Record summary:
The RNA shown here (transfer RNA) has 72 nucleotides and comes from a Candidatus Peregrinibacteria bacterium. The organism belongs to Candidatus Peregrinibacteriota, within Bacteria. It matches the Rfam family "tRNA". The family's RNA type in Rfam is transfer RNA. About the family: Transfer RNA (tRNA) molecules are approximately 80 nucleotides in length. Model confidence (mean pLDDT): 81 of 100.
RNA sequence: GGCGCACUCGUCUAGUGGUUAGGACAUCAGGUUUUCAACCUGAGAACUGGGGUCCGAUUCCCCAUGGCGCUG
Numbered sequence: 001g002g003c004g005c006a007c008u009c010g011u012c013u014a015g016u017g018g019u020u021a022g023g024a025c026a027u028c029a030g031g032u033u034u035u036c037a038a039c040c041u042g043a044g045a046a047c048u049g050g051g052g053u054c055c056g057a058u059u060c061c062c063c064a065u066g067g068c069g070c071u072g
Base pairs, nucleotide, nucleotide: 001071002070003069004068005067010025011024012023013022018055027043028042029041030040031039048064049063050062051061052060
């Protein structure tokens, strides 16, 4: 240089055009406990950036930054 892949809460992930963007762990608050852990209840927290298509884009298309892999 060429080709391909994946980018979603702090982390791991579900989500094939109309979702309140869901779950697990973690965090925080409360309950329980002499305390801690465990357990129960609740809360906050996310679609890499830009453009396009579309009535409507996390989802489809293009480009870009960074990442991973294969290859000259």